Description
A computed fold for a 248-nucleotide part of an RNA from a Minisyncoccota bacterium, annotated as large-subunit ribosomal RNA, domain VI. The source organism's lineage runs through Bacteria, Bacillati and Minisyncoccota. The RNAcentral record of the full RNA draws on ENA.
Context: one part of a larger RNA
RNA sequence: CGUUGAUACUUGAGGGGAUUUGACUCUAGUACGAGAGGACCGAGUUGAACGAACCUCUGGUCUACCUGCUGUCGUGCCAACGGCACCGCAGGGCAGCUAAGUUCGGAUCGGAUAACCGCUGAAGGCAUAUAAGCGGGAAGCCGGCCCCAAGAUUAGGUAUCGUUUAGACCCGUGAGAGAUGAUCACGUUGAUAGGCGUUAGGUGUAAGCAUCGCAAGGUGUUGAGCCGUGACGUACUAAUCCGUCGAU
Numbered sequence: 001c002g003u004u005g006a007u008a009c010u011u012g013a014g015g016g017g018a019u020u021u022g023a024c025u026c027u028a029g030u031a032c033g034a035g036a037g038g039a040c041c042g043a044g045u046u047g048a049a050c051g052a053a054c055c056u057c058u059g060g061u062c063u064a065c066c067u068g069c070u071g072u073c074g075u076g077c078c079a080a081c082g083g084c085a086c087c088g089c090a091g092g093g094c095a096g097c098u099a100a101g102u103u104c105g106g107a108u109c110g111g112a113u114a115a116c117c118g119c120u121g122a123a124g125g126c127a128u129a130u131a132a133g134c135g136g137g138a139a140g141c142c143g144g145c146c147c148c149a150a151g152a153u154u155a156g157g158u159a160u161c162g163u164u165u166a167g168a169c170c171c172g173u174g175a176g177a178g179a180u181g182a183u184c185a186c187g188u189u190g191a192u193a194g195g196c197g198u199u200a201g202g203u204g205u206a207a208g209c210a211u212c213g214c215a216a217g218g219u220g221u222u223g224a225g226c227c228g229u230g231a232c233g234u235a236c237u238a239a240u241c242c243g244u245c246g247a248u
Base pairs, nucleotide, nucleotide: 001151005161006160007159008158009157010156014148015147016146017145020048021047022046023045024044025043026042032037050105051104052103053102054101058099059098060097061096065092066091067090068089069088070085071084072083073082074081075080109143110142111141116136117135118134119133167245168244169243171187172186173185174184175183192238193237194236195234196233197232198231199230201227202226203225208221209220210219211218212217
């Protein structure tokens, strides 16, 4: 830009993905075989590699979370804190992200066939799977499974709304999205984000005071204090108002 306005849901021409395989058990120590050995067919179990999704578990990471520690500078000093030193170093760690973790997948099945195996059957009184005709037959082929898909310009379909303006945009608050656009959620008829409250969870018992000890320090208050990107709630703040496009 087109698809003769819009919203939602769709059909599927066409395209892509996937297509792997082992071991073991039963059938059965059966068929077969003198024995040694040892099946087809069929039923099941459990793996490998590969792939997808996810984060409950096991872990990793977690540079605006908690704690400990060193040096130095600062807050007048003590105490308590802050800055810098690779995040200063060290021990942990929610959400998120993640694999080594978890779950799932390859299938069943249908059609036409290859090699190959057949039925009926003449030419050619026989024979012959073939000449007419009819079957079986593969991890392969076409479907089936999953994904994309009407720029499929042959631009499809259905429902509803719409010139009494449907709908979209702009703008704003944002994240299950993200380089920017886009997508998605929300915009007072509101929980979209922030704040605030509660809390899952993390760290691990704050400061101050009291008490014990000459002191370093211990103990009590105290599972404390701090944090809380997750969850729930709450209009306190900001999503106001005004606009733009919009169908021969």
The prediction has a mean pLDDT of 87.